A computed fold for a 528-nucleotide part of an RNA from an uncultured Legionellales bacterium, annotated as small-subunit ribosomal RNA, 5' domain.
The full RNA is in RNAcentral, with records from ENA, Greengenes and SILVA.
Context: one part of a larger RNA
RNA sequence: GAUUGAACGCUGGCGGCAUGCCUAACACAUGCAAGUCGAACGGUAACAGGUCUAGCUUGCUAGAUGCUGACGAGUGGCGGACGGGUGAGUAACGCGUAGGGAACUGCCUAUCAGAGGGGGAUAACCCGGGGAAACCCGGGCUAAUACCGCAUACGCCCCAAGGGGGAAAGGAUGGGAACUUUGGUCCAUUCACUGAUAGAUGUACCUGCGUUAGAUUAGCUUGUUGGUGGGGUAAAGGCCUACCAAGGCAACGAUCUAUAGCUGGUCUGAGAGGAUGAUCAGCCACACUGGGACUGAGACACGGCCCAGACUCCUACGGGAGGCAGCAGUGGGGAAUAUUGGACAAUGGGGGAAACCCUGAUCCAGCAAUGCCGCGUGUGUGAAGAAGGCCUGCGGGUUGUAAAGCACUUUCAGUGGGGAGGAAAGCUAAUAGUCGAAUAGGCUAUUGGUGUGACGUUACCCACAGAAGAAGCACCGGCUAACUCUGUGCCAGCAGCCGCGGUAAUACAGAGGGUGCGAGCGUUAAUC
Repeated sequence: GAUUGAACGCUGGCGGCAUGCCUAACACAUGCAAGUCGAACGGUAACAGGUCUAGCUUGCUAGAUGCUGACGAGUGGCGGACGGGUGAGUAACGCGUAGGGAACUGCCUAUCAGAGGGGGAUAACCCGGGGAAACCCGGGCUAAUACCGCAUACGCCCCAAGGGGGAAAGGAUGGGAACUUUGGUCCAUUCACUGAUAGAUGUACCUGCGUUAGAUUAGCUUGUUGGUGGGGUAAAGGCCUACCAAGGCAACGAUCUAUAGCUGGUCUGAGAGGAUGAUCAGCCACACUGGGACUGAGACACGGCCCAGACUCCUACGGGAGGCAGCAGUGGGGAAUAUUGGACAAUGGGGGAAACCCUGAUCCAGCAAUGCCGCGUGUGUGAAGAAGGCCUGCGGGUUGUAAAGCACUUUCAGUGGGGAGGAAAGCUAAUAGUCGAAUAGGCUAUUGGUGUGACGUUACCCACAGAAGAAGCACCGGCUAACUCUGUGCCAGCAGCCGCGGUAAUACAGAGGGUGCGAGCGUUAAUC
């Protein structure tokens, strides 16, 4: 000199853009952060409408009815493996980089083939019982895209020779003919379903090289190193197991100990390098502590399950409940770090055919000079060089065009008015194309109409009034830009280094003046 996720002291007008628990991976009150689908299913607890019945006050009350819109609880599907947080652990194929072959991959894309015929249950519900609760048990009824057989399966798997094994599910909308038990069958479109192949994406595994310090850590290792048989996995492999051999690593640092998430990057520097890994992005690890598996395409799963432990809470003492390193917020720790805010309008994600619902992701707002950038706190004129202050050699000098005065301007803040863009979609109508037997219907495109904004009193523009509301901080001995007076008298004090102070202190304290930066200025800490 540059820099910071900074803190402290004094001071503080506005805006834009960023950033904001670095410490206790300490403990957490409260609310929210993952749901959705009735176009899979049986249904109907609540709400609204319809229909029927009864009563009457004639438009209300009561009852019935799933008939309709919808929908609590339940079965079922998909999603809760993403998104969000933290950095405890990890010196490791964890990360970075360059490669590899023995793999799996829901949703998505393309292609081929199929979707036939049956069955038995079970929740909800009803009845009964146990329990303080959490919840649990028994009996009975019922549905499905839930579950299980049969058939078929070239392609798929096993065996390589015959052969053996393996699947599925329907829903919605519309309709001319035919059939009909008037429910539909059937046909068409569409969304789902099954098998197979290829792709895409994601994931798993292996290898070369690189990746902190210590030798006051020198030897380490028995599933250890390799082979064979077997098992296991999606898959190669001591991954596991039995047997056999006795190997394997290490001074090019094994093992042990300490420290640490890694990287793109960031800071500094002319560079080489050094330091660092907040925010943003990629990867990894973790989710009260330790262990375990289940489900699933994917987890050994932050807001899932089981066991053990510590802690907290409820209890009728028999037994139960919980996990903010999600967003806010609280206590604690600390020099120190924000609101128990708004909205799904946009972007993205989950579910759904869609409308839509959910989304503390996200977008916004609030707080903080924490940082960077921009703007303002007026402009011109004005010598009687006013008054006052300070200095003085008493003549004057300086503060100083500074002020006052005069003439202007109105950024920003204030008040009033106008006012984009972020909006694409969605819905609806017409037309065209396409599937179609169809002028049903579905899909696609174009056009017209309608229509969605948290921010928001938006940005921006116009008008109004009035210099009106807006300057401090550090320093002045040398380094280092900037000097005099008074007080003090080795005292009180200053200090980054040299050093100042013992009666004329430009070095202490105050004042006047000056210098530097400026909504900041200094100090401390830290890095180069």